[in-house]
RNA sequence: GCCGUCUUAGCUCAGUUGGUAGAGCAACUCAUUCGUAAUGAGUAGGUCGCAAGUUCGAAUCUUGUUGACGGCACCA
Numbered sequence: 001g002c003c004g005u006c007u008u009a010g011c012u013c014a015g016u017u018g019g020u021a022g023a024g025c026a027a028c029u030c031a032u033u034c035g036u037a038a039u040g041a042g043u044a045g046g047u048c049g050c051a052a053g054u055u056c057g058a059a060u061c062u063u064g065u066u067g068a069c070g071g072c073a074c075c076a
Base pairs, nucleotide, nucleotide: 001072002071003070004069005068006067010025011024012023013022019056027043028042029041030040031039049065050064051063052062053061
């Protein structure tokens, strides 16, 4: 330098054919308990890496780009 995959909640990851984003764990509150843990119920947490484009509508399609990983090439 070229190619591919990934980038979504604090963490690990889903998300179908474009229709307005979810689970588990963690955090917080309540119940239960003499108390803690466990268990049950609930709450909060997101500009979907970034910037544009297409569209009535984009996490999803298109282009560029940041970062991570892998492969190929080059290397006096």